[in-house]
Predicted 3D model of a 244-nucleotide part of an RNA (large-subunit ribosomal RNA, domain VI) from a Candidatus Anstonellales archaeon. Its Rfam family is "Archaeal large subunit ribosomal RNA".

Context: one part of a larger RNA
């Protein structure tokens, strides 16, 4: 923009693939074949590697959100030193992690193999007519497809529906996709569970040891599975979505 309302549900002309590819091994079989020397195959089980698609429940990376220890800067907090440097670590993205990517099978055929069979009394696989016969053509499996111009078909609605704004994410350069807009959990906020991390401050109790003494003093241990923290998962209209 066409298909002359709108929503949603289709069919499928036609396109498009990877139900892939390989090794090793079992069985077949020390069989067929061969004097022997030697030595398969259809078919059966199994591992595994390489390619495709998809996931994050394990397992392991990353995780400059996060929690913690620690150095120097001369209280403390913070900042700043490659994230300062060390341990750790949810989600998310991911592989080195998980799953799937079956067994086949119907037709119509190539080359090639016949049957039957005249021209041409024969003989011929052919000419008239048949039977077979590829990992390869069609179809059964998966995607896309009504812009297939013969532009398909069902259903429901009738100011129906749709934009624009505006809060958003299962989306994402912008557009565009999806969701939500008070008849409401959309997103932020509190709050709660669940994780991370690992026992905050502060008080008290101890303390190697210093120092005439007054008293100083790293630690440790208790209150404390503490504190801090969250892109998760839930309740709540208190914050913004009340408009055109």
């Nucleotide at each position: 923009u066409g298909u002359a309302g709108c929503u949603c549900u289709u069919u499928g002309a036609g396109g498009g693939a990877a139900g892939g590819g390989g090794u090793c091994u079992u069985u077949u079989a020390g069989u067929a074949c061969g004097a022997g020397a030697g030595g398969a195959a259809c078919u059966u089980g199994g591992a595994c590697c390489c390619g495709g698609g998809g996931c994050c429940u394990c397992u392991g990376g990353u995780u400059u959100a996060c929690c913690g220890g620690u150095u120097g800067u001369c209280a403390c907090a913070g900042g700043c030193a490659c994230u300062g440097c060390c341990g750790g670590g949810c989600a998310g993205c991911c592989a080195c992690g998980c799953c799937c990517c079956a067994u086949g099978g119907u037709g119509a055929u190539a080359a090639g193999a016949c049957c039957u069979g005249a021209a041409a009394g024969c003989a011929u696989c052919u000419a008239a007519g048949g039977u077979c016969g590829a990992a390869g053509c069609a179809c059964c499996u998966c995607c896309c497809a009504a812009a297939a111009c013969u532009a398909g078909a069902g259903a429901g609605c009738a100011a129906a529906g749709c934009c624009c704004g505006c809060c958003c994410a299962u989306a994402g350069c912008a557009g565009a996709u999806g969701g939500g807009u008070u008849u409401g959990a959309u997103a932020g906020g509190a709050c709660g569970g669940u994780g991370g991390u690992g026992u905050a401050a502060g008080c008290a109790g101890c303390a190697a040891g210093g120092g005439c003494a007054a008293c100083c003093g790293a630690g440790c241990u208790g209150c404390u599975c503490a504190g801090c923290c969250a892109g998760c998962c839930g309740u709540u209209a208190c914050u913004a979505a009340a408009g055109g």

About this RNA:
RNAcentral holds the full RNA, with entries from ENA. The prediction has a mean pLDDT of 80.